[in-house]
Molecule: transfer RNA
Organism: Odoribacteraceae bacterium
RNA sequence: GAUCCGUUAGCUCAGCUGGUAGAGCACAACACUUUUAAUGUUGGGGCCCUGGGUUCAAGUCCCAGACGGAUCA
Numbered sequence: 001g002a003u004c005c006g007u008u009a010g011c012u013c014a015g016c017u018g019g020u021a022g023a024g025c026a027c028a029a030c031a032c033u034u035u036u037a038a039u040g041u042u043g044g045g046g047c048c049c050u051g052g053g054u055u056c057a058a059g060u061c062c063c064a065g066a067c068g069g070a071u072c073a
Base pairs, nucleotide, nucleotide: 001072002071003070004069005068006067007066010025011024012023013022019056027043028042029041030040031039049065050064051063052062053061
């Protein structure tokens, strides 16, 4: 330098054919328990890496860029 993959909650990851964003773990409260742990219920937490474009509507499609990784040179 070229090509490809990834970037979504504190962490690990889903998100189909574009239609108001989810799970597990973690966290908080409550129940249970002598207490902790375990278990159960409920809750909080995200403008989806950045900037543009297309569209009635973009996490999803297009362009440019940033960061990380792989392969090739």